[in-house]
Molecule: RNase P RNA; transfer RNA
Organism: Candidatus Fimivivens faecavium
RNA sequence: CGAGCAGGCAAGACAGCGGCGUGCGCAAGCCGAAAGGCUGCGCAUGAGGAAAGUCCGGGCUUCACAGGGCGGGAUAGCUGCUAACGGCAGCCGAAGGCGACUUCAGGGAAAGUGCAACAGAGAGAUACCGCCGGUUUUUCCGGCAAGGGUGGAAAGGCGAGGUAAGAGCUCACCGGCGGCGCGGCGACGCGCCGGCCAUGCAAACCCUAUCCGAAGCAACACCGCACCGAGGGCAAAACGGCGGCCCGCCGGCCCUCAUCAGGUGGCUGGAGCCGCGCGGCGACGCGCGGCCAAGAUAGAUCGUUGUCAUUUACAGAACCCGGCUUAUCAGUCUGGUCGCAAA
RNA sequence: GGCGCCAUAGCCAAGCGGUAAGGCAAAGGUCUGCAAAACCUCUAUCCCCCAGUUCAAAUCUGGGUGGCGCCUCCA
Numbered sequence: 001c002g003a004g005c006a007g008g009c010a011a012g013a014c015a016g017c018g019g020c021g022u023g024c025g026c027a028a029g030c031c032g033a034a035a036g037g038c039u040g041c042g043c044a045u046g047a048g049g050a051a052a053g054u055c056c057g058g059g060c061u062u063c064a065c066a067g068g069g070c071g072g073g074a075u076a077g078c079u080g081c082u083a084a085c086g087g088c089a090g091c092c093g094a095a096g097g098c099g100a101c102u103u104c105a106g107g108g109a110a111a112g113u114g115c116a117a118c119a120g121a122g123a124g125a126u127a128c129c130g131c132c133g134g135u136u137u138u139u140c141c142g143g144c145a146a147g148g149g150u151g152g153a154a155a156g157g158c159g160a161g162g163u164a165a166g167a168g169c170u171c172a173c174c175g176g177c178g179g180c181g182c183g184g185c186g187a188c189g190c191g192c193c194g195g196c197c198a199u200g201c202a203a204a205c206c207c208u209a210u211c212c213g214a215a216g217c218a219a220c221a222c223c224g225c226a227c228c229g230a231g232g233g234c235a236a237a238a239c240g241g242c243g244g245c246c247c248g249c250c251g252g253c254c255c256u257c258a259u260c261a262g263g264u265g266g267c268u269g270g271a272g273c274c275g276c277g278c279g280g281c282g283a284c285g286c287g288c289g290g291c292c293a294a295g296a297u298a299g300a301u302c303g304u305u306g307u308c309a310u311u312u313a314c315a316g317a318a319c320c321c322g323g324c325u326u327a328u329c330a331g332u333c334u335g336g337u338c339g340c341a342a343a
Numbered sequence: 344g345g346c347g348c349c350a351u352a353g354c355c356a357a358g359c360g361g362u363a364a365g366g367c368a369a370a371g372g373u374c375u376g377c378a379a380a381a382c383c384u385c386u387a388u389c390c391c392c393c394a395g396u397u398c399a400a401a402u403c404u405g406g407g408u409g410g411c412g413c414c415u416c417c418a
Stems, first nucleotide, its partner, number of pairs: 001339003005335005012308007020046007028039004048314001052325002055323005060216004067247004072212005077091005092106001093104004107207002112205002114201003128148002130144005156174002159171003175197001177194007220265004229257005239251003272291008344414007353367003361398001370384004391407005
């Protein structure tokens, strides 16, 4: 210098003017039956790395402080981290790359069932062409599965011996399976021995192991007002109550229509953020110090002017966190790898 | 904001591992002097899109796109 790999940062900055939401303070006034709300001034503060998809996990709240069984769902190498996870870290195995490194839904097909269309003789079991023998030919009978052909897949691969022809029939090497020993917490690795081989699919049913109650802030709790009505159903069954089925338990109720539809809390201080130190390869944990940074309910977070560096992507909180996935203009930084050249 | 469902020809739709039924419409033909009716023929190769599993995917799995429906309340 070129090519490639991995991981970060950032999401324009500053100033002026005007506007909006929220919190606090001050001052009164107004609206409302009430609960409660509104207006002015000052100060502070005001979207994201994904706020998104709602795909996982958790907090929180309600379902009766009554549950049990079946069914159902999810996950899938090992060891850890964590509140938890299908997430993350490290390692193992397989595949790809010269390499840095990347990818993997990566348990079980010798528990059972099922499927493998078409082609092909035969699809989990076979003999179409063929080879060999009986026999000289045809036919027929017997032996064989090395070669041909079909297929995504055809009874381990390859070489030698052997044979009438052949065949793990025997042997060496390789692959797979099983047993033993050693190493490792473990996945697994290495070595020795054995018989001779077992098709693929579990993102088909299923089996094994582990985990899971359901619903969701429009959950839910409360204040105020109004109506305290109409119609229908049911009587030991139905209906409702912890969501599918059964059992059990509780309740004299259950369904539809009409009426009323205002307000408050839940709401943001939290598994929180930042810095330093220590432990750990790491995810992460512990200790100390500092900080408070949107909280709306028709829904604010904006507009304009100037300067700088010319100019912006994907995109807008709605109960809150931890992840994953998807979208994303133009940049910039760090650390490895390979090649070429020079020293 | 939350929860659930769907996407197959112009329209309605069946099919849920083995190569996409059926109906309506449209088009062409037969019939007729011309039409209507009737009869016959024909249309998917990108099953909304992208990946994966599998020998094989409309179908199974993951991600995305678009559309539809339900849930605000007290006695």